[in-house]
RNA sequence: UGCGCAGGCUAUCUUAUCGCUUUUGUCUUUUGGCAGAAGAGGAAAGUCCGGACACCUCAGAGCAGCAUAGCGGGUAACACCCGUCCUUCAUUGAAGCGGACAAGUGCAACAGAAAGAAAGUACAGUUCGGCUGUAGUGAAAUCAUGUAAACUCUAUGCGGUGCAACGCCAAGUAUAUCUACAAUAAAGAGUAGCUCGCUCAAUGUAGAAGGGUAGGCGGCUAGAAUGUAAGAGUAAUUUUACAUCCAGAUAAAUGAUAAGACUAGACAGAAUCCGGCUUACAGGCCUGCUUUUUUC
Numbered sequence: 001u002g003c004g005c006a007g008g009c010u011a012u013c014u015u016a017u018c019g020c021u022u023u024u025g026u027c028u029u030u031u032g033g034c035a036g037a038a039g040a041g042g043a044a045a046g047u048c049c050g051g052a053c054a055c056c057u058c059a060g061a062g063c064a065g066c067a068u069a070g071c072g073g074g075u076a077a078c079a080c081c082c083g084u085c086c087u088u089c090a091u092u093g094a095a096g097c098g099g100a101c102a103a104g105u106g107c108a109a110c111a112g113a114a115a116g117a118a119a120g121u122a123c124a125g126u127u128c129g130g131c132u133g134u135a136g137u138g139a140a141a142u143c144a145u146g147u148a149a150a151c152u153c154u155a156u157g158c159g160g161u162g163c164a165a166c167g168c169c170a171a172g173u174a175u176a177u178c179u180a181c182a183a184u185a186a187a188g189a190g191u192a193g194c195u196c197g198c199u200c201a202a203u204g205u206a207g208a209a210g211g212g213u214a215g216g217c218g219g220c221u222a223g224a225a226u227g228u229a230a231g232a233g234u235a236a237u238u239u240u241a242c243a244u245c246c247a248g249a250u251a252a253a254u255g256a257u258a259a260g261a262c263u264a265g266a267c268a269g270a271a272u273c274c275g276g277c278u279u280a281c282a283g284g285c286c287u288g289c290u291u292u293u294u295u296c
């Protein structure tokens, strides 16, 4: 100096004018005026995992089903992350299909006499019995081989539904009808699937038909939060101290214009929230490792 690999950061910036949403203060008869503060992402995407929270609901038990799979650690938890062993590859690194083949059932082309239950090729030895050995073929051939991201077995674990959850307020109306079942307490409903159990149900339950409502408020953003420093640890991570408050819309808010800077401006818009994984991504910057070239 160049290539490669691994990890991390960034994701246009500045000024002016007008405009939009939330919020604070003040003025005001006023959904109005003035001033201030804040206002989409590293993936907001996929809806694939794990939870927080809410309800079923304070009744479970068994079966079935699903998920995971070397060992140890981290985390609220995980199928995630870290370390380490092993295996694989087109190997400076990357990936993971990592328990069990004597519990059982499958599968193993071609070649070979034969690839699973019994013996049956060629040669040699022979106690003349495929009894022993060698050779051919093949990935595997005389008591077994390989394969479980084949079925399966083992171990461990697992309720469901989801902010359109759920709660409150206001307004409004029609059960006048029909069908089935039941009324010795049951029919029926609920409990993710089935069975048992349990609960509700004491003039009811389920269905049909018909009628009313579709409005407002909460949930709704102070968090398993973020940043800096020090300590512990190989690391993931964790402890302590200090500091900070960074969207809460509800048919859906951050845009337009002008000038300039610059190395580029890609993928792309929150809708209950958080921790991951996967996918998309122009360009720039930083760190480490290996190696090439040159110089001293």
Base pairs, nucleotide, nucleotide: 002291004289005288006287007286008285009284010283012261013260014259015258016257017256018255020039021038022037023036024035025034026033027032041267045278046277048276049275050274051273052272053162054161055160056159060196061195062194063193065158066157067156068155069154070084071083072082073081074080085098086096087095088094089093099153100152104151105150106147107146108145121135122134123133124132125131166218167217168216169215175209177208178207179206180205181204188200189199190198191197225244226243227242228241229240230239231238232237
A computed fold for a 296-nucleotide RNA from Flavobacteriaceae bacterium TMED208, annotated as Bacterial RNase P class A. Rfam family: Bacterial RNase P class A. By type it is a ribozyme. NCBI's taxonomy places the organism under Bacteria, Pseudomonadati, Bacteroidota, Flavobacteriales, Flavobacteriaceae. The gene name in the source record is rnpB. The coordinates come from a structure-prediction model, not an experiment, and the mean pLDDT is 75.